[in-house]
RNA sequence: UCUCAUCAAGAGGAGCUGAGGGAACGGCCCGACGACGCUCCAGCAACCCCCCGGAAAUCACGCCAAUGCUGGCGCCGGGCAGGUGCUAAUGCCGAUCAGCAAUCACGCUGAGCGAUGAGG
Numbered sequence: 001u002c003u004c005a006u007c008a009a010g011a012g013g014a015g016c017u018g019a020g021g022g023a024a025c026g027g028c029c030c031g032a033c034g035a036c037g038c039u040c041c042a043g044c045a046a047c048c049c050c051c052c053g054g055a056a057a058u059c060a061c062g063c064c065a066a067u068g069c070u071g072g073c074g075c076c077g078g079g080c081a082g083g084u085g086c087u088a089a090u091g092c093c094g095a096u097c098a099g100c101a102a103u104c105a106c107g108c109u110g111a112g113c114g115a116u117g118a119g120g
Base pairs, nucleotide, nucleotide: 001120002119003118004117005116006115007114012041013040014039015038016037020030021029022028025094026093027092042087043086044085047083048082050079051078052077053076054075061074062073063072064071065070091113096111097110098109099108100107
């Protein structure tokens, strides 16, 4: 930097430090009753890996391992040892672009931007 998936659920204590933080703009909020950050412990979740069960299938196709035969995986559910991630507020809400809707209304969907995971 590119692709794909997810982003209204869920889950906090202690120690250190000391003024900003919630990505960016506006709002709104958190914060000396100590936020943010770092460390430790705990937890949440189930993206990858692993394990179990079921379905489907034994042809074909794709991926992975091996490179000779071949074997495993592909869908659904469960588990959570390991790799990440996360543990204020819907990604806090909006603002931008497109479409739709409404005008005693100020919303919906998608894109864009961002975060996380997996792969290139």

The RNA shown here (SAM riboswitch aptamer (S box leader)) has 120 nucleotides and comes from a soil metagenome. Its mean pLDDT, the model's own confidence on a scale to 100, is 77. Of the family's consensus pairs, 88% are formed in the model. The sequence is in RNAcentral, with records from MGnify.